[in-house]
RNA sequence: UGGCGGCGCGCCUGACCCAUGCAAGUCGUGCGACGGACCUUUUGGGGUUACCCGAAAGGUUACGGAGCGGCGGACGGCCGAGUAACGCGUAAGCAACCUGCCCCUCGGGGGGGGAUAACCCUCUGAAAAGGGGGCUAAUACCCCAUACGCUUAGGGAGGCGCAUGCUUCCUUAAGGAAAGGGAGGAAACUCCCGCCGAGGGAGGGGCUUGCGUCCUAUCAGCUAGUUGGUGAGGUAACGGCUCACCAAGGCGAUGACGGGUAGCUGGCCUGAGAGGGUGGUCAGCCGGACUGGGACUGAGACACGGCCCAGACUCCUACGGGAGGCAGCAGGGCGGAAUCUUGCGCAAUGCCCGAAAGGGUGACGCAGCGACGCCGCGUGAGGGAUGAAGCCCUUCGGGGUGUAAACCUCUUUUGCAUGGGAAGAAAUCUGACGGUACCCUGCGAAUAAGUCCCGGCCAAUUACGUGCCAGCAGCCGCGGUAAAACGUGAGGGGCGAAUGUUGUCCGGAAUCACUGGGCGUAAAGGGUACGCAGGCGGUGGAGAAAGUCGGGUGUGAAAGCCUCAGGCUCAACCUGAGGGGGACGCCCGAUACUUCUCCACUUGAGGAAGGGAGAGGGGGGUGGAAUUCCCGGUGUAGCGGUGAAAUGCGCAGAUAUCGGGAGGAACACCAGUGGCGAAGGCGGCCUCCUAUCCCUUUCCUGACGCUCAGGUACGAAAGCUAGGGGAGCGAACCGGAUUAGAUACCCGGGUAGUCCUAGCCGUAAACGAUGGGUGCUAGGUGUUGGGGAGUUUAAACUCCUCAAUGCCGAAGCUAACGCAUUAAGCACCCCGCCUGGGGAGUACGACCGCAAGGUUGAAACUCAAAGGAAUUGACGGGGGCCCGCACAAGCGGUGGAGCAUGUUGUUUAAUUCGAUGCUAACCGAAGAACCUUACCAGGGCUUGACAUGCUGGUGGUAGCGAGCCGAAAGGUAAGCGACCCUUUCCCUUAGGGGUUAGGGAGCCAGCACAGGUGCUGCACGGCUGUCGUCAGCUCGUGCCGUGAGGUGUCGGGUUAAGUCCCUCAACGAGCGCAACCCCCACCCUUAGUUGCCAUCGGGUAAUGCCGGGCACUCUAAGGGGACUGCCAGGGUCAACCUGGAGGAAGGUGGGGAUGACGUCAAGUCCGCGUGGUCCUUAUGUCCUGGGCAACAAACAUGCUACAAUGGGAUGUACAGAGGGAAGCAAUGCCGCGAGGCGGAGCUAAUCCCUAAAGCAUCCCCCAGUUCAGAUUGCAGGCUGCAACUCGCCUGCAUGAAGACGGAAUCGCUAGUAACCGCCGGUCAGCUAAACGGCGGUGAAUACGUUCCCGGGCCUUGUACACACCGCCCGUCAACUCAUCCGAGUCGGGGGUACCCGAAGUCACUGGCCUAACCGCUUCCGGCGGAGGGAGGUGCCGAAGGU
Repeated sequence: UGGCGGCGCGCCUGACCCAUGCAAGUCGUGCGACGGACCUUUUGGGGUUACCCGAAAGGUUACGGAGCGGCGGACGGCCGAGUAACGCGUAAGCAACCUGCCCCUCGGGGGGGGAUAACCCUCUGAAAAGGGGGCUAAUACCCCAUACGCUUAGGGAGGCGCAUGCUUCCUUAAGGAAAGGGAGGAAACUCCCGCCGAGGGAGGGGCUUGCGUCCUAUCAGCUAGUUGGUGAGGUAACGGCUCACCAAGGCGAUGACGGGUAGCUGGCCUGAGAGGGUGGUCAGCCGGACUGGGACUGAGACACGGCCCAGACUCCUACGGGAGGCAGCAGGGCGGAAUCUUGCGCAAUGCCCGAAAGGGUGACGCAGCGACGCCGCGUGAGGGAUGAAGCCCUUCGGGGUGUAAACCUCUUUUGCAUGGGAAGAAAUCUGACGGUACCCUGCGAAUAAGUCCCGGCCAAUUACGUGCCAGCAGCCGCGGUAAAACGUGAGGGGCGAAUGUUGUCCGGAAUCACUGGGCGUAAAGGGUACGCAGGCGGUGGAGAAAGUCGGGUGUGAAAGCCUCAGGCUCAACCUGAGGGGGACGCCCGAUACUUCUCCACUUGAGGAAGGGAGAGGGGGGUGGAAUUCCCGGUGUAGCGGUGAAAUGCGCAGAUAUCGGGAGGAACACCAGUGGCGAAGGCGGCCUCCUAUCCCUUUCCUGACGCUCAGGUACGAAAGCUAGGGGAGCGAACCGGAUUAGAUACCCGGGUAGUCCUAGCCGUAAACGAUGGGUGCUAGGUGUUGGGGAGUUUAAACUCCUCAAUGCCGAAGCUAACGCAUUAAGCACCCCGCCUGGGGAGUACGACCGCAAGGUUGAAACUCAAAGGAAUUGACGGGGGCCCGCACAAGCGGUGGAGCAUGUUGUUUAAUUCGAUGCUAACCGAAGAACCUUACCAGGGCUUGACAUGCUGGUGGUAGCGAGCCGAAAGGUAAGCGACCCUUUCCCUUAGGGGUUAGGGAGCCAGCACAGGUGCUGCACGGCUGUCGUCAGCUCGUGCCGUGAGGUGUCGGGUUAAGUCCCUCAACGAGCGCAACCCCCACCCUUAGUUGCCAUCGGGUAAUGCCGGGCACUCUAAGGGGACUGCCAGGGUCAACCUGGAGGAAGGUGGGGAUGACGUCAAGUCCGCGUGGUCCUUAUGUCCUGGGCAACAAACAUGCUACAAUGGGAUGUACAGAGGGAAGCAAUGCCGCGAGGCGGAGCUAAUCCCUAAAGCAUCCCCCAGUUCAGAUUGCAGGCUGCAACUCGCCUGCAUGAAGACGGAAUCGCUAGUAACCGCCGGUCAGCUAAACGGCGGUGAAUACGUUCCCGGGCCUUGUACACACCGCCCGUCAACUCAUCCGAGUCGGGGGUACCCGAAGUCACUGGCCUAACCGCUUCCGGCGGAGGGAGGUGCCGAAGGU
């Protein structure tokens, strides 16, 4: 959300509690009595003679309820608590058993007796119920008889078997039976149903056994009727089932005992299978019936709707006492996420009773409720547009929804209505379902669609909204302004009366690996050895036949499953037939392999003999060197120690040195990827004891072997106990240093300890991070110990071989690294161990330990990883090589002062915005008084300051615009006043003018739109900065690698350079480098004015001034020149390097332009462009004024200085490159000057702007100065509409700080730094001390690459990869969660001991009670006995108590 039908299923939780009704009765053909009804007879009364009422007797009865009696209530139905068990499953056994009803067979049924319910009388009680007395029947009860067969005991004979034993026959003794009812009949008798004994059968049950059947060893020992025996009891039956006595057994790592969990199975789900999970419906078995205990009856029970007792609970009560048990059907309450009607019927199937009719049956058959499951059907079908509307998207063209709808034609399942109407009933009769299924007819598209999803996995996409919000999410992950992932719409995909979600199970998961995994480094080899159990085991033969294999046979219930058929219209469902299904039993057979027994063997293993090696182990002894200490001598001021020091030692004589002595520990050289040992480990020498290993011989034994859970032993260092010892070293500790600190590293001391003896501990990166054994599978080369051969005098050498130990490598293996006859290769055997990270080798428990602690060893919780190997980068206070004004060397600065400029900060109405380490900060800005201008205040405009289009209007229109308001913008407004095209009419000088109508431009109104320096540089283009002018970055093909990727690009040289050479699994190529381009340096050619002037001429005070010339300089165009070309040496015969020659220039000659792949989400939306977004009488636009210029402070970049290498004064010399017409401006004049007047010349190699330092002379004399110039005052000049905020310049006056600058820091390697001035752009002017150029004067230094910074290549480590400005560790604080401990406290379960002890079975029992049978008898309801009972006692015993 929901249309219909069929078939199924439906309290998984509380085995929690239950109102009410129903769920087990039946038989009169067992019996007695009663009631009802009816009949007959008799009789009383009434009455109208047909009749009514009553009584008695007899009889009938298909009627009723109760009783005695029989059968059934042990089945059927429900549930799963308990149970880990012979409970279940399967296969067997009973020679150890029972069996009502049913079937078959044989035989029998004779005689007798005494009671009792009902009923009547009476008593008690509220009730439930009970007591006493009296009567009576039976298929109820009792006795006797009979009984071959049956039972028991004994005897005899035979047969058989798996032990005990079983069985047949004969015989003796003893014992045990019975019931009647009905029908017919006069009866005899017959029939039917029952009854008794015996045997058999069928079906049912009991008991026993093999095998199978969950988790836990952090449960390892359990057991007293326990295990067995003898005897007895008991049972249907075996049995320790029970008891007495005796013995001391029984079970257990193949898991006893304990704990947890659970009904088991056929089956069901899943899976390729093997497996895993599960046990609902149906079926088989078991168990249970409020909880616990118990027996009775019975064929059967320890009994769901029976009994007794105890307990809890509920109900009734007159308080004395009683009643009850839905885990039957329905139903109720509670519980729970959750599970139905207090229905109909016995018609069918089945069950009980009955001779039968029949009765009973919530078993069952049906119906009801629930989309809970499976199956089927429908919600319409056909036609219908280049395709309606609506809605959505859009690149605005269109596209989508979409034949979908409308509309036309048709159908009628379903639905509604009318009619007909079953099968289900095997002879008759009988139908709850049900007037149902089904059929006919009518009506009418009519009554019927949802839900999830659309980022990947995974099928299906767009728009808007939202903006790390709201939300999504199975995993990865989405959302921080363009979200296919959120929400909504549209569209699409899936499934469809359903669809999603959640939970559970299997699968995927080879992720517990039997099929089918692993353990060098990912989790994982036990520290090592010995070795019991166990597992595995050489060669030949014989036998057996347990495993194994084959055949047969039994069983494997039904249902289910599979196949084939069949029945409901199909299907689901149901039916039939067949098939399949086990580690199962039995029988027969096979004998290769395994196993077992026997015989044999020698190669595995062991022994013997002969050699050999060694730090193997233990004990005893012994030696020298060294340290320290003590004594003595010599000797003097230091020693010692460190990066440097100090503490320390030393004039009381150290260190140094010589001699003597003491003591402890360790054994230099030899010494070696040498040796030995199982590992730990073992090192002077000698000796004693002791073990192992190797080689040779092939003599002996004859598989004696391998491995090994548990166990045992050994086991470095540290540590522990006791006693020794103590030289050196040395935790702790004390000092000294270092440091921010330094509980460290370094130094001076120093206690345990280190050593020995005895005993603990039992761990380790106990590592080859590689368990042991055996066999097999290329080699090469060392070393150690043997053996053999060759050669040799010998040593040595060569070859072969065994054992050991290294390295390198083939195949093979491996994720890779790597391993590789010492395997991590190929195989087999045995052991140990692993199963994501953290929690944690922790907690708890147990064991061990003196302790420290060890061994074993979790969970909660938490994470989406943790990890291995390798790759590319990046990084390193890793390494190697090499660059750079990177350091060093040197020169000058900055940081201090004043000022300028920029920035931060602050302030403000605004101080517009951006830039922010290097790579922002004289940056955008190469010019902020207005403008610029983006900011602020105020005043205005609204199709707009600007563009395009459309519609309408408009001749007094456009345009101009006095005046008025106003700060202006703007508003208002008199007046003047057009243009183009077509056209009507009039005038005309024939050019034209006027006029009418229509249209256009323009304008006005309106609509689209304009406009925005509003936002996002993290949406972008473009451009730019930076690494970096660094030498790198890549590609194709090939090769290598599973792959990432590598190779090439590495290596050796060399270079400024991935520049070049050589080598090379690489060979080539591209972008970079270099070169090609521009400027400068030399030369040539061409050209010769405005440039130049050597020669000639002229001229001047002088000047290329003039004629002239174009040689030179120069100009500006072209060319040459330099290429390691030449020589020598070095180098690899190379590249190349060093030196040289020549040359103006030499090894890229100097400078510029030129910036690889990329990095920094670097910068810029305010240059420009541009997506998105926002504003639209304003975030647009215009104007006036203000601000961008503020000022406590900080920073950056500069200028000027602090002076004498200087300042001042006078004189005097020499550039380059530029600019100039709204311009540059000469000479001249005025002014102290800025400047003014004026204007020659110049459109410029022509004219102008136009030098300074320098040089020469003089003054100053070290002073805050004749340094420095800030600041301020006054007076001026210039530009401009306008210099108040806020311009520049001049003169006079004023004369601040500052005397060379802390920490720190910058630039520069030659025409460079430094010093000096000149020009330009922007520009009215200028805050320019900036920027971009130009020339003048013109140095110093570089040993070198250790260090700082940046970079390149190779290599190495890495836990980094937004990449070291990384990653990451611990403490602490607050809150929360989980776990452990914790004085304790509460509860559940269990055990043991003791107390009490119900019901009840069993046993005993004086007295009491007592019909049948027996005896006696006075014959009596008398006495006694047997038997029985009540009561009592005892054992056991539930609950309860301690």
Source information:
RNAcentral holds the sequence, with entries from Greengenes. A computed fold for a 1442-nucleotide RNA from an uncultured bacterium, annotated as small-subunit ribosomal RNA. The coordinates come from a structure-prediction model, not an experiment, and the mean pLDDT is 86. It matches the Rfam family "Bacterial small subunit ribosomal RNA".